[in-house]
Molecule: transfer RNA
Organism: Candidatus Coatesiibacteriota bacterium
RNA sequence: GCCCACUUAGCUCAGUUGGUAGAGCACAUGCAUGGUAAGCAUGAGGUCGCCAGUUCGAUCCUGGCAGUGGGCU
Numbered sequence: 001g002c003c004c005a006c007u008u009a010g011c012u013c014a015g016u017u018g019g020u021a022g023a024g025c026a027c028a029u030g031c032a033u034g035g036u037a038a039g040c041a042u043g044a045g046g047u048c049g050c051c052a053g054u055u056c057g058a059u060c061c062u063g064g065c066a067g068u069g070g071g072c073u
Stems, first nucleotide, its partner, number of pairs: 001072007010025004019056001027043005049065005
């Protein structure tokens, strides 16, 4: 220098042939217990890496950039 894959909640990961995003763990509150843990219920938490384009509408499609991993020279 070239090619490929990935980037979504604090962490690990789903997801949608484009219609407005979820799970587990963790966290908060409550229930329960003589008390703690476990358990049960509820809740908070996301510019879907960044910038543009297409579209009525983009996490999803297109281009560029950045980061991580891998391959080739």